[in-house]
Context: one part of a larger RNA
RNA sequence: CUGGGCGUAAAGCGCGUGCAGGCGGUUCGGUAAGUUGGAUGUGAAAGCUCCUGGCUUAACUGGGAGAGGUCAUUGGAUACUGGCAAACUUGAGUACGGGAGAGGAUAGUGGAAUUUCGAGUGUAGGGGUGAAAUCCGUAGAUAUUCGAAGGAACACCGGUGGCGAAGGCGGCUAUCUGGACCGAUACUGACGCUGAGACGCGAAAGCGUGGGGAGCAAACAGGAUUAGAUACCCUGGUAGUCCACGCCGUAAACGAUGGGUACUAGGUGUUGGAGGGGUUAAAUCCUUCAGUGCCGAAGCAAACGCGAUAAGUCUACCGCCUGGGGACUACGGCCGCAAGGUUAAAACUC
Numbered sequence: 001c002u003g004g005g006c007g008u009a010a011a012g013c014g015c016g017u018g019c020a021g022g023c024g025g026u027u028c029g030g031u032a033a034g035u036u037g038g039a040u041g042u043g044a045a046a047g048c049u050c051c052u053g054g055c056u057u058a059a060c061u062g063g064g065a066g067a068g069g070u071c072a073u074u075g076g077a078u079a080c081u082g083g084c085a086a087a088c089u090u091g092a093g094u095a096c097g098g099g100a101g102a103g104g105a106u107a108g109u110g111g112a113a114u115u116u117c118g119a120g121u122g123u124a125g126g127g128g129u130g131a132a133a134u135c136c137g138u139a140g141a142u143a144u145u146c147g148a149a150g151g152a153a154c155a156c157c158g159g160u161g162g163c164g165a166a167g168g169c170g171g172c173u174a175u176c177u178g179g180a181c182c183g184a185u186a187c188u189g190a191c192g193c194u195g196a197g198a199c200g201c202g203a204a205a206g207c208g209u210g211g212g213g214a215g216c217a218a219a220c221a222g223g224a225u226u227a228g229a230u231a232c233c234c235u236g237g238u239a240g241u242c243c244a245c246g247c248c249g250u251a252a253a254c255g256a257u258g259g260g261u262a263c264u265a266g267g268u269g270u271u272g273g274a275g276g277g278g279u280u281a282a283a284u285c286c287u288u289c290a291g292u293g294c295c296g297a298a299g300c301a302a303a304c305g306c307g308a309u310a311a312g313u314c315u316a317c318c319g320c321c322u323g324g325g326g327a328c329u330a331c332g333g334c335c336g337c338a339a340g341g342u343u344a345a346a347a348c349u350c
Base pairs, nucleotide, nucleotide: 003322004321005320006319007304008303012318014201015200016199017198021194022193023192025088026087027086029084031082033081034080035077036076038074039073040072041071042069049064050063051062053060091191092188093187094186095185096183097182098181103177104176105175106174107173108172109171110154115149116148117147118146119145120144121143125136126135162169163168206247207246208245209244210243211242215241216240220236221235222234223233258317260315262313263312266295267294268293269292270291271290272289273288274287275286276285299306300305323350324349325348332343333342334341335340
C1' cells in the first nucleotide's frame, strides 16, 4: 500500500457553520470529454514462446510468430457518466395558519433557608463522634422572639418529561432573539448530501484585571484514629466557587455508537401537534406525523447484546485504527501570560 475494520478487543474529530474537493432526482434534445470497438503509425535489441544449430544437456547461436500501451493520429457508436440547452416536481426551500418548550441574552423582582449583627426572654451548657477531643460559652453561648444586612441556590411542581449542534439549560416577570414540530394550500424549480483546510462554540478546574464573598471548601492549622496516618472522621480555614471583561481549549466532552437518504414483523408506554368517531363539554377509542423509552420477528454479532432512535439491508462523503511497552513521550513547528495544549517519532525491549 492493499485488505480488513472502528458500542465493549486498536480505532468516530467534543460539537457546529462551511470554501475547495467528492457524490448527486425525473424527462427530452443535441455534444462526444470520459467510455467503447475499427484503421494507420509506433512500442529498439535481448527476454517470454515455436522451430533449428550446439560436446548429451545447460549456457549460447540463427530464424519465425504472437504478446506487451492511461501512447499518437484518424474516422465511427451513444447505453451510462460529464459539459451545453429546454422542461418537470417527488428532494431542498419560501410564504400562510397554529400550538409546545429549564433554547439563548439583558433587566427587574420573590419567598424559604444558612450565616453575621442589634435588641428581648433565659441559664449552663452547646457542638461534635464509633467513642472522644480540639472548638464555642458566665465578657451570658446553645435554645427562643423581633428587627437588620449580605451573598448564593431556587423545595414542592419534576416526570427513562421538555429544549438545544454539542458543552449544557430549572423561582417569577418583562424586553430582544435562535431553532424544531404540526396543518392546509400556493410559490421557487435540484437551489441537494458530505466536507480536507479554515472559522466559530465548547463542562469543570486553571490564568489576567477589577468587584463580591453567605454557605461550601483544595492548600493549610489543630483534634482524633493508627505501629505510622503527610488520609478516611471532627473543629477551624485561604484560594476558589459568584459578577464583568479577556484568556485557556481540555474531560469516561459517553449512546464509549460521525453526519445524510432509502428499505425491512409486531407489541406496549410517554411528549407535542393534526384528523375521525363519540360527547352538552370532557373522559375514552381509532388513525396519522414528529420526538422520546421498554420488549421483541427476521437479520446481524466472538459473545454481551443491537434490533425502524440498528450494531439489520444498501448507498455516496468525511474522520480514524494496524501487536504490548517505550509514548496522551522526546525533538521540531504552531498556539498560550503561564499552566500547558496540538501535531508527533526513534533507539531499545517483550